[in-house]
Context: one part of a larger RNA
Order: sequence, then structure tokens, then C1' cells
RNA sequence: GACGAACGCUGGCGGCGUGCUUAACACAUGCAAGUCGAACGGAAAGGCCUCAGCUUGCUGGGGUACUCGAGUGGCGAACGGGUGAGUAACACGUGGGUGAUCUGCCCUCAACUUCGGGAUAAGCUUGGGAAACUGGGUCUAAUACCGGAUAGGACCAUGGUUUAGUGUUCAUGGUGGAAAGCUUUAUGUGGUUGGGGAUGAGCUCGCGGCCUAUCAGCUUGUUGGUGGGGUAAUGGCCUACCAAGGCGGCGACGGGUAGCCGGCCUGAGAGGGUGUACGGCCACAUUGGGACUGAGAUACGGCCCAGACUCCUACGGGAGGCAGCAGUGGGGAAUAUUGCACAAUGGGCGCAAGCCUGAUGCAGCGACGCCGCGUGGGGGAUGAAGGCCCUCGAGUUGUAAACUCCUUUCGCUACCGACGAAGCCCUUUGGGGUGACGGUAGGUGGAGAAGAAGCACCGGCUAACUACGUGCCAGCAGCCGCGGUAAUACGUAGGGUGCGAGCGUUGUCC
Repeated sequence: GACGAACGCUGGCGGCGUGCUUAACACAUGCAAGUCGAACGGAAAGGCCUCAGCUUGCUGGGGUACUCGAGUGGCGAACGGGUGAGUAACACGUGGGUGAUCUGCCCUCAACUUCGGGAUAAGCUUGGGAAACUGGGUCUAAUACCGGAUAGGACCAUGGUUUAGUGUUCAUGGUGGAAAGCUUUAUGUGGUUGGGGAUGAGCUCGCGGCCUAUCAGCUUGUUGGUGGGGUAAUGGCCUACCAAGGCGGCGACGGGUAGCCGGCCUGAGAGGGUGUACGGCCACAUUGGGACUGAGAUACGGCCCAGACUCCUACGGGAGGCAGCAGUGGGGAAUAUUGCACAAUGGGCGCAAGCCUGAUGCAGCGACGCCGCGUGGGGGAUGAAGGCCCUCGAGUUGUAAACUCCUUUCGCUACCGACGAAGCCCUUUGGGGUGACGGUAGGUGGAGAAGAAGCACCGGCUAACUACGUGCCAGCAGCCGCGGUAAUACGUAGGGUGCGAGCGUUGUCC
């Protein structure tokens, strides 16, 4: 000098930040991922209108399409948010390669969008079960599912072209392969195939960054080859066979520790330390394992199995996962509200209206940090009183106070009151609606010096001294050291010095 700090004393206001460093301990409760009726059958859940009955707010019937519970279907749920356990590794950083690759939505180019079919959920009905849930029968729809047609191109093989090369391109032959409608009234939006782009991702290579030799040898899918399998793709990634290799004192192998970086702290720099917040990458989601779906996951709020734990049970069987936001217990020196809003920014779905969004925007709590402001200003000597000291003359507190003349920041009070919305939405094109923060910021007026100062230190280092008490006691102390009867070193008081809404102490790094 610095800090995600803690502790002690003290504490007026504001702005901007920041806040479980410990138990990746266990979690009550609420919320954190939905949306689309312009894909579909529908109206059974709800609302509204209406009729009848009556128990006067309930039952039954009909209608509406206000829209919509549940369901089929699509997209999203792989983003966003959290944590740092594991990991010494192509995990990260940096620079390359991919002629070894994939990429939903988006942009762009070309072509197409044809003919049919059978189911099934919901519904109705009937069973099982305490529940979670689940079985049978029967009916129905689609942008759900299946078959046929057409298809340049796609894919495979062979040959040519070009290339360092498996890429490009041409020819011949073969293989198997598409589609879906909806809406409003002429358009819009979708669907299929292929090419290109953009974005995102996979794989791979050079170099770089911890400690330990009281770890010296390590390795059998091990190192390489051939055939095969697998993958979007290279590869011992896997498998069969063959060869006997591969790594190591330039530290292999083992052990310990650790997420990495941009950065941050310190320092003149070189360097040393560190990785909280913000940004990028990685890994993880109660512990271990597994795959499914999908463009993308080996998936925090999906599935299956096993373990531990918790809960429900009619004992037959079931349910759960806060390292999301709040919050609780526990641990700890120690770390916040079970808040408001989708108004803005961004995300998902939707043509849109809109819905959802603990992302985000805000507010609350904490002097935890940084910065700013205030606690008044001028005049005022008989140098008042009081305190302290005293050589009793005085000195000092001290222009300090009183007194007097002013000012009114902040706070208090009354009234007004935003920007953020030049956006977005509706509309009869006239206009109308929309702000959590917030009655906040800000503005104007009012009263009155009024409501606002402490903490540490004073032997030397180190700025600042006297008195009393104590008597190697009580105590102080960072180092040297003070204290045993005049202690500037302990305690108290007066005075002084330093910093100031803070001041000290402790811890850690330079």
C1' cells in the first nucleotide's frame, strides 16, 4: 500500500459498488419454462347469455366463442441462472490444421409442393388400486404415422481432369430416397430436395504456466501394422491376427496441491502474490453407472438401475433431490429480504394481440469498500466562571465559551413533480393506452444554529508532557524494554499530537 475481511469503541446524509472465503452439509414453504386455437379433434374445466326447478344461490337443459381445463401435434425446455467438488489434463491460454467433420432457427440461390391408406389419444363405457397410477371395450382428427408416383441433384463404384494430397469438376454404371397444410381473401406463412453463407460445435497439432527424487524406472491395448466394426469425423476408440515396440535424469511413473485465463494487488521495473465481483473457457448438479429423445445433452428443476438419506402408506407399494431466487437448521470470527415489476434490456413461443421469464430492472438490510457533503461563518478580552498546574506572582484550557451580526448545505416541513416511452400497442387516422423504481430524483416556499464527533496515541523508533494514584504489585509491550516510593512507559485527570464518520486491533499478500 491492498482486502469479498473479522473484532473493539463510535456513528449525521447521499452516490456507486459489494456481501457464506467455513459444511459440493441437510433442507419446511413459495416461486425460478413455457407457449401456439393461424396444425387437430373438441367445448367435457371455467366465463358470459338464456330457460326451467326451487333450498335464493344451487341443480338441470339450451346457446355463445369470451376464450380454453385436459389431450394429440409443433417449437422451446441443451439458452439463461448456480457452484468450483473433481481435474496437473489438449482442462486452460496462445497460434495453426481439418484434403478427417457436423450445424435447428436465420440469410441467399435453384427446383418442387402429386395420389392414396390405416391407426391412436382425448371423448364414451367398464374394471383394478389406499395412493401414485393403470388395464380392457368402443368412436374420431391432424402440419401425428405409413405406402405409391416424380426428382436435376444426393450416395456408391470405375475412368478422366486439376491438386503435394482423399478436395474440385466431367463421363459411365448402380443404389435407395421427398413433401403439409393453415389463414385471410390475394396475399401471407409454412412443407420437401439440393448448393452457398452466417453462427455454433466436434476433433487434432506446436508452444506456455504448481510442489516433491525421503517417488527411478514405467507400460500389454501397452507402441506400430493389416483386415473388420463403430462415429458427423481421424484414431487401439473397439475387435481378430502379426511384429516387439513406446516413455524416462530436458524428470517418465508415483505422491501432494489446484478449476484455467482476461485480470486484480504490490513494485521504478524485473519480479512476487492472487483468481472474490465483471467477462471468456472448462467441469459438476444427492453418490455411482447407463442410455433414450433430439440439429444439439450423455440433459441442475427429463428417463432407467443401484447406494445412502428423508417423507407418505390401508404394509401390497409409492414420492423426493435449492451448487436457481428468497428462506430454515447446522458449521463458523463472519456474509443480506420467504420484497416489487415485467415499465426498460434480453430470452422462449406466437402472424399478432399477448403469455411466461427469482434472467434482468429496481427496492430492502450491512460504514463491508471507494467517493462526495455536513456537524456552521464573521466579530468577540475584564483574557469571565469552572477545570488543570503553580515558584502563589502567574501560566494554561482560550477567541474557545458567553454575547453580537449573518448564512441555511444536509436533515425537517408544505406544495409541485420527472427523464428513462423520439419506444411499443390500439385506432373510426381525429386520437387513445402503457413506469416496478416512485410521489423517488429534481424544483419552489418555510422555520431555526437549530437535529449531527469520535477513536487511537503522547520513553526511543514516532508527531505529541505534566500532576496524582500504585510500589517488580496491579499492569504495559510491535522491537528495545517500563514498574522494587518523586514512573513523560502501568491507572486516572488536565493538556497535547494524529486521523476523522470513522479510528484502532487481528489476519493475509507485495
This is a predicted structure of a 510-nucleotide part of an RNA (small-subunit ribosomal RNA, 5' domain) from an uncultured bacterium. The RNAcentral record of the full RNA draws on ENA, Greengenes and SILVA. It matches the Rfam family "Bacterial small subunit ribosomal RNA". Its family is annotated with ribosome and structural constituent of ribosome in the Gene Ontology. Model confidence (mean pLDDT): 81 of 100.